[in-house]
RNA sequence: GCCCCCAUGGUGUAGCCCGGUCAAGCACACGGCCCUUUCGAGGCCGAAACGCGGGUUCGAAUCCCGCUGGGGGCA
Numbered sequence: 001g002c003c004c005c006c007a008u009g010g011u012g013u014a015g016c017c018c019g020g021u022c023a024a025g026c027a028c029a030c031g032g033c034c035c036u037u038u039c040g041a042g043g044c045c046g047a048a049a050c051g052c053g054g055g056u057u058c059g060a061a062u063c064c065c066g067c068u069g070g071g072g073g074c075a
Stems, first nucleotide, its partner, number of pairs: 001074007010028004020058001030046005051067005
């Protein structure tokens, strides 16, 4: 220098190919309530996220371009 992969709540991930409604699901962690003599376990509820900037579109986490960071391969 060239190519490929990855980036989503505090953590780990699904969704991306085939764009749409409940605009973001699951698990753990966290908070509240219930239960329990108490704790734990269990049940119910809640807060919290699409790396950044543009573009396409009626509509973008998803498609396109650039950038940043991480990983890998070739030279």
Background
Predicted 3D model of a 75-nucleotide RNA (transfer RNA) from a Nanobdellota archaeon. Rfam family: tRNA. It is annotated as a transfer RNA. Rfam's curators write: Transfer RNA (tRNA) molecules are approximately 80 nucleotides in length.